A computed fold for a 488-nucleotide part of an RNA from Caulerpella ambigua, annotated as small-subunit ribosomal RNA, 5' domain. Its Rfam family is "Bacterial small subunit ribosomal RNA".

Context: one part of a larger RNA
RNA sequence: GGAUAAACGCUGGCGGCAUGCUUAACACAUGCAAGUUGAACGUUUAAAAAUUUCGAUUUUUAAAAGUAGCGGACGGGUGAGUAUCACCUAAGAAUCUACCCUUUGAACUAGAAUAACUAUUGGAAACAAUAGCUAAUACUUGAUAGUGCUAAAGUGCAAAAUUUGAAAAAAGUCAAAGGAUGGGCUUGGGUCUGAUUAGUUUGUUGGUCAGAUAAUAGCUUACCAAGACUAUAAUCAGUAGCUGGUCUUAGAGGAUGAUCAGCCACAUUGGGACUGAGACACGGCCCAGACCCCUACGGGGGGCAGCAGUGAGGAAUUUUCCGCAAUGGGCGAAAGCCUGACGGAGCAAUGCCGCGUGGAGAAAAAGAAGGCUCUUGGGUUGUAAACUCCUUUUUUCGAAGAAGAAAAAAAUGACGAUAUUCGAAGAAUAAGCAUCGGCUAACUUCGUGCCAGCAGCCGCGGUAAUACGGGGGAUGCGAGCGUUAUCC
Numbered sequence: 001g002g003a004u005a006a007a008c009g010c011u012g013g014c015g016g017c018a019u020g021c022u023u024a025a026c027a028c029a030u031g032c033a034a035g036u037u038g039a040a041c042g043u044u045u046a047a048a049a050a051u052u053u054c055g056a057u058u059u060u061u062a063a064a065a066g067u068a069g070c071g072g073a074c075g076g077g078u079g080a081g082u083a084u085c086a087c088c089u090a091a092g093a094a095u096c097u098a099c100c101c102u103u104u105g106a107a108c109u110a111g112a113a114u115a116a117c118u119a120u121u122g123g124a125a126a127c128a129a130u131a132g133c134u135a136a137u138a139c140u141u142g143a144u145a146g147u148g149c150u151a152a153a154g155u156g157c158a159a160a161a162u163u164u165g166a167a168a169a170a171a172g173u174c175a176a177a178g179g180a181u182g183g184g185c186u187u188g189g190g191u192c193u194g195a196u197u198a199g200u201u202u203g204u205u206g207g208u209c210a211g212a213u214a215a216u217a218g219c220u221u222a223c224c225a226a227g228a229c230u231a232u233a234a235u236c237a238g239u240a241g242c243u244g245g246u247c248u249u250a251g252a253g254g255a256u257g258a259u260c261a262g263c264c265a266c267a268u269u270g271g272g273a274c275u276g277a278g279a280c281a282c283g284g285c286c287c288a289g290a291c292c293c294c295u296a297c298g299g300g301g302g303g304c305a306g307c308a309g310u311g312a313g314g315a316a317u318u319u320u321c322c323g324c325a326a327u328g329g330g331c332g333a334a335a336g337c338c339u340g341a342c343g344g345a346g347c348a349a350u351g352c353c354g355c356g357u358g359g360a361g362a363a364a365a366a367g368a369a370g371g372c373u374c375u376u377g378g379g380u381u382g383u384a385a386a387c388u389c390c391u392u393u394u395u396u397c398g399a400a401g402a403a404g405a406a407a408a409a410a411a412u413g414a415c416g417a418u419a420u421u422c423g424a425a426g427a428a429u430a431a432g433c434a435u436c437g438g439c440u441a442a443c444u445u446c447g448u449g450c451c452a453g454c455a456g457c458c459g460c461g462g463u464a465a466u467a468c469g470g471g472g473g474a475u476g477c478g479a480g481c482g483u484u485a486u487c488c
Stems, first nucleotide, its partner, number of pairs: 001488004006484005013355006019348002021313001026311003030308003035070003040067002043064009077266003087190006095183002100179007108142001110140002117132006146157004162171003192238003199229003204226005210220002241263004245256004268289005291302004319345001321344003327341001328339004358390004370381004395425006404415001432477005437458003443472005453460002
């Protein structure tokens, strides 16, 4: 000198674009953050209409749980752990892939239940038990396809579903093959510090028969062998998410890993599996621990490292806001519903960028007054002010007013009565901070008297201090300035 997710002190006009718990992966009140489908299914309630044998039935609309399907493995957060095939890069073979696309073929047959509901019962609650009823694209039998293993003979497994519509058709279902996308796995190379850590290892290293997995493999078991790693640093200890990037630098390097993007890991702590194409699952389940809440003491409930917000910690970090209008996601045939993703607004000079705080005047010297200084002549503040003329970025008020919205047409904007434009008023609403001994741009006076104090280094201060404190003046930067911290 440059830089910062900065903080502190003094000061503070506006706009645009960014950024905003770096500390306690500390604890969390409250609300919201994942639902959707009635074109899979039966039922209940309410309203209306039609029919009616007046019991009721059918249709339509609205609402409600429940069965079933798809989605809750994405999106969002955090960086605790991890020195590891976690990441980066380059290869590879023994693999899976819902939805999507392409191709080929098929959807035949038979049946038994169950939730909801009703009744009874237990419980403070959470919830549960027994009996009975009912449906399906839920579940199951058979058939026909199909497919796995095997050299072959052979043998194992073993499909399907309908709905809407008057129909046409549309949306689905099953099997097989291929594609696409996304994962899992293996290997070469790279990836911090310490030797005041020198030996480490027993499923350890390899083989064989098995098992397990989507798949290779000590991944696991049994048996056999005794190997394997290590001074090219094993093991141990400390620290740490990795990368694209970011900062600095002429470069090489050095430092760093906020925001944005890719990958990984985690979800109160530890363990476990279930379901599923996919999880060993942040807002799922089970067990254990700590903590908190309810309790009728028998037992229950909870998990903000989602968005806001609270307490605590800290030098320090925002609103319990608006909207699904756009983009994207889930479900749905669609209309649509959901979406604290996202789009926006609010707060903060936290940063970067831009603008302003007026301009002109031989009109202006009596260089006004006042201040400071003084050799008492003056000098300086200073063309500065005042004065004259002008302008209106900005400000205030009034009027008009978007794009972002696209599809055959119509409708649809949170932001926002915003941006922007026009008109009116009036210099009006807007300057500070640090420094002035040398380094280093900028000097005098008064006070103080090794005191009070200053200080980045050298060093100033003990009676004439350009170094302390006040005044005047000057210099630098400027809505900022200075200090502190950290990196180059």
Its mean pLDDT, the model's own confidence on a scale to 100, is 84.